This is a predicted structure of a 374-nucleotide RNA (Bacterial RNase P class A) from an Alphaproteobacteria bacterium.
Of the family's consensus pairs, 94% are formed in the model.
Model confidence (mean pLDDT): 77 of 100.

RNA sequence: UCAGAUGGCCGGAUGGCUGCGGGACAUCCUGCAACGGAUGUGUCGAGGAAAGUCCGGGCUCCACGGAAACACGGUGACGGAUAACGUCCGCCCAGGGCGACCUGCGGGACAGCGCCACAGAAAUUACACCGCCUACCCGCGCGAGCGGCGGCAAGGUUGAAAUGGUGCGGUAAGAGCGCACCGCGUCUCUGGCGACAGAGACGGCAUGGCAAGCCCCACCGGGAGCAAGACCGAAUAGGGAUGGCAGUUGAUCGGUUUCCGGAUCGCCGUCCGGGUGGGUCGCGUGAGGCGCGCAGCAAUGCGCGUCCGAGAGGAAUGGCCAUCGCUUCACGCAUGUGAAGGCACAGAACCCGGCUUACAGGCCAUCUGACACU
Numbered sequence: 001u002c003a004g005a006u007g008g009c010c011g012g013a014u015g016g017c018u019g020c021g022g023g024a025c026a027u028c029c030u031g032c033a034a035c036g037g038a039u040g041u042g043u044c045g046a047g048g049a050a051a052g053u054c055c056g057g058g059c060u061c062c063a064c065g066g067a068a069a070c071a072c073g074g075u076g077a078c079g080g081a082u083a084a085c086g087u088c089c090g091c092c093c094a095g096g097g098c099g100a101c102c103u104g105c106g107g108g109a110c111a112g113c114g115c116c117a118c119a120g121a122a123a124u125u126a127c128a129c130c131g132c133c134u135a136c137c138c139g140c141g142c143g144a145g146c147g148g149c150g151g152c153a154a155g156g157u158u159g160a161a162a163u164g165g166u167g168c169g170g171u172a173a174g175a176g177c178g179c180a181c182c183g184c185g186u187c188u189c190u191g192g193c194g195a196c197a198g199a200g201a202c203g204g205c206a207u208g209g210c211a212a213g214c215c216c217c218a219c220c221g222g223g224a225g226c227a228a229g230a231c232c233g234a235a236u237a238g239g240g241a242u243g244g245c246a247g248u249u250g251a252u253c254g255g256u257u258u259c260c261g262g263a264u265c266g267c268c269g270u271c272c273g274g275g276u277g278g279g280u281c282g283c284g285u286g287a288g289g290c291g292c293g294c295a296g297c298a299a300u301g302c303g304c305g306u307c308c309g310a311g312a313g314g315a316a317u318g319g320c321c322a323u324c325g326c327u328u329c330a331c332g333c334a335u336g337u338g339a340a341g342g343c344a345c346a347g348a349a350c351c352c353g354g355c356u357u358a359c360a361g362g363c364c365a366u367c368u369g370a371c372a373c374u
Stems, first nucleotide, its partner, number of pairs: 001370010012324007020045003024041006047345001051356002054354005059225004064261007072221005078090004092106001093104004107216002112214002114210003129156002131152003137148004164182006183205001184203008229281004239272007250265004288307008326341006
């Protein structure tokens, strides 16, 4: 200097005038108070994803609660963090990459079933397509050799995958046939909480793949959701018809069943019709933010201090002006000058912890590789 990897940040600022929503204070309407209104001063007011609604919860309501089994759904190496999770941190293994790093379909193929198309000779015990040999035996030949019988799967073809790999020896030619190393299996030792790693001994040893095919194993799991729900006010019709089950030795009780306990007195439907179209709360003091310290590799936890940073209700934060910064273009020796622009994704609606997706332009830190110079 160039190319990359990981993590993080910004994505306009200030002032004035005016316009919205919340809230505080003061004065007045009013002698007091409530509700309400007017004026003034000050203050606060969309995000890193507010998106998706994919997970987990807090919270609310529901007579259901405890234990077990089954169904259904979810997760899946190991150890931790957390309120919890399918999240996060660390670490192991496998795969990719020169590397920094990235990814994870990460329990089980000896419980069972199923599949491996096409191609190829052949896809679980393998009938050999192209091929190699002809030592033994038989026939022909003077002989070289030819033919038969026979041997081979080492070479090549095909494929995602060919029944261990490479090398040496051996053989007629070969083959774990033998040997060395690797791989595989069994056992032992060492290190580690562990997943695992390393070492040694013995054994010529095949025991393919797919579970992101069904399945088996282990663990987890009530339902509905802020349009949850509570209160006030007002009004109506405490409405009508009909079917089934049951009626205390019974029925119902949020997937089903059993046991134990508990609650209720009915339960499950179908059709016709009536009322409420209002207001207040829920609504932001939290698994909260920030700073410092301690513990820990870290996620995070603990302690101390400090702050209270939107709360609408068809849904608020806008407009104008000025200065500066930024971007682009033009000019200029340079400092600069002039013009244009607001350019990314995008707007809270009960809240929180995550994941996923979108993002113009710019900045910071650490690490990796290549080249050059010293």